About this RNA: This is a predicted structure of a 72-nucleotide RNA (transfer RNA) from an archaeon. The prediction has a mean pLDDT of 81. The sequence was found in a public genome assembly. Its Rfam family is "tRNA". By type it is a transfer RNA. Gene Ontology term of the family: triplet codon-amino acid adaptor activity.
[in-house]
RNA sequence: GCCUCUAUGGCUCAGUGGUAGAGCGCGUCCUUGGUAAGGACGAGGUCGCGAGUUCAAUCCUCGGUAGAGGCU
Numbered sequence: 001g002c003c004u005c006u007a008u009g010g011c012u013c014a015g016u017g018g019u020a021g022a023g024c025g026c027g028u029c030c031u032u033g034g035u036a037a038g039g040a041c042g043a044g045g046u047c048g049c050g051a052g053u054u055c056a057a058u059c060c061u062c063g064g065u066a067g068a069g070g071c072u
Base pairs, nucleotide, nucleotide: 001071002070003069004068005067006066007065010024011023012022013021018055026042027041028040029039030038049063050062051061052060
């Protein structure tokens, strides 16, 4: 220098055009004599950035950023 992949709640990850989800974690409550386990509810994300296509973009296209891998 070139190519590929990744970037989504605090953490690990789903979601491949039509209201953004799970597990763990966090808060409140229930249960207990009290914990743990279990159960109910809730908070928390401008989907890493900028632009484009579209009635509509986490998703498609382009650019750039960061990380990982490969080739030279």